[in-house]
RNA sequence: GCUCCCUUAGUGUAGAGGCCAAUCAUGCGGGGCCUUCGACCCCGCGACAUGGGUUCAAAUCCCAUAGGGAGCACCA
Numbered sequence: 001g002c003u004c005c006c007u008u009a010g011u012g013u014a015g016a017g018g019c020c021a022a023u024c025a026u027g028c029g030g031g032g033c034c035u036u037c038g039a040c041c042c043c044g045c046g047a048c049a050u051g052g053g054u055u056c057a058a059a060u061c062c063c064a065u066a067g068g069g070a071g072c073a074c075c076a
Stems, first nucleotide, its partner, number of pairs: 001072007010026003018056001027045006049065005
């Protein structure tokens, strides 16, 4: 330098055009239970890397950028 893949709450993840103002676990806050702690139960909080495009409608499709990874090439 070229090609391909990935990026979603603090962390790890589900998601494949409308059921998503988004899932689950963990975390955090409140409550219950409990002699206490832990565990368990209930309620709540919190995210689509950035910008642009397509579309009636985008986490989802396309382009660019940024970050990470793999392969190939170069290495004078």
Transfer RNA from a Thermoplasmata archaeon, 76 nucleotides, folded computationally. Lineage of the source: Archaea > Methanobacteriati > Thermoplasmatota > Thermoplasmata. Rfam family: tRNA. By type it is a transfer RNA.